[in-house]
This record gives sequence, structure tokens and C1' cells, in this order.
RNA sequence: CUCUUAUCAAGAGUGGAGGAGGGACGGUCCCGAUGAAUCCCGGCAACCGGUUCGCUGCAGCGAUCACGGUGCCAAUUGCCGCGGGGGAUUACCCCGGGAGAUGAGAG
Repeated sequence: CUCUUAUCAAGAGUGGAGGAGGGACGGUCCCGAUGAAUCCCGGCAACCGGUUCGCUGCAGCGAUCACGGUGCCAAUUGCCGCGGGGGAUUACCCCGGGAGAUGAGAG
């Protein structure tokens, strides 16, 4: 980097360093010197491994614990981006798809 698959409406700091940017992309709309990115600390969370318990048709299933591997900590993945439907045909709402993010597996 590509492919497969699962999930994406919950959750998480009045800390330290740092100094201007950030929310993938485009459009919007936002966040930011009352301090962005990033790093540290802290925290959230059971995706994978492992622990413990229960069930069991012995292949697994459910629960549990942040111990290990990730991940995450404004706004639904902030919203829209293609197609369809509802509708007061503007607004707005719903369904599916695409794109993206993360885990696990494969090349």
C1' cells in the first nucleotide's frame, strides 16, 4: 500500500510542556492566544491476546478484569458530497451506497 471482515448516536482532564494551528479530502459549519498541532502525565474503552467465572452439543458462547497489544478522549465519522424515499417540495427527516477512521486477519 492492497484485499477480507467487524464496528462507528455511548464514554474520557479547570494537569504540565509547547507555541499556531486544527476538525482526512472538497464544500460548509465550527474549534483555537480565555492558548491549536505535538509531547508527557491523566483518563475512557473489552477490538485482539491473556486472567477469572458460568454454560457447553467440547467447537465454542456469555460474563469479568485495563495485565499485555492497539485505539480513542469538541460537535453523530460535526454536517453534506452518490442514489432512492417521505415532506409544507424551501427547510427538514429516513433508507441504502461511496469515502474515511479503528481493530483483527491475509497478500
Molecule: SAM riboswitch aptamer (S box leader)
Organism: Bacillota bacterium